[in-house]
RNA sequence: ACGAGCCUGAAAGCGCCUGGGCUGCUCUUGCAGUCGACGAGGAGGAAGGUGAUCGAAAUCAUCGGCGGAUGCCUUCCCGGCCGCCCACGGUCGUGACGGGAGAGAGCAAAACCCGGGGGUGACCCCGGGGACAGAGGCUCUCCCGAGGUGGGGA
Numbered sequence: 001a002c003g004a005g006c007c008u009g010a011a012a013g014c015g016c017c018u019g020g021g022c023u024g025c026u027c028u029u030g031c032a033g034u035c036g037a038c039g040a041g042g043a044g045g046a047a048g049g050u051g052a053u054c055g056a057a058a059u060c061a062u063c064g065g066c067g068g069a070u071g072c073c074u075u076c077c078c079g080g081c082c083g084c085c086c087a088c089g090g091u092c093g094u095g096a097c098g099g100g101a102g103a104g105a106g107c108a109a110a111a112c113c114c115g116g117g118g119g120u121g122a123c124c125c126c127g128g129g130g131a132c133a134g135a136g137g138c139u140c141u142c143c144c145g146a147g148g149u150g151g152g153g154a
Stems, first nucleotide, its partner, number of pairs: 014067004019063001020035006038055003044077007078093005084152005097145008112129007
C1' cells in the first nucleotide's frame, strides 16, 4: 500500500448509486467527477407482514432504483386504566379511554434576495435578509361510545 473479516460509533425524510441527467479530459462502447427530497411531525420491548404520515417548492430530474426507518396491521412480553389484589376480557403507551364535528391560538425549511469562500467546470460550503403550510399535538364547545366478568381481601 492492497485485500478480507470482525468490532464500535454517527445519521433515521435518513444513507447509498448498478440506470439517468450534467461537467471536465487527449471527444470517446473510455476515464475522472457532479446531481440525485425542502422542512414539519413521529419511538414501551421483540418478532412477522406491509404499497410508511403531512404539507412547501417545482413543472428541465424532488426522474429512476437499492437499503434503512420512529407509520399502519397481527402475535407475544412489559406497563397504565376499567375502586384494592389475582385471572380473563377490553382499551391505551408513561401526557397510558376512544371516536366524530365545529371554533381558536401557535408553528418550518428549502425556494427567493444580498454577500463571502472552494472548484477548470457541473456543482458544493458558509453568513445575513426573508415571507408562506398541512398533518399531528394544544385550548374551548358540542355529540357518540366504553368504563366489564369471575374469584379473593377489607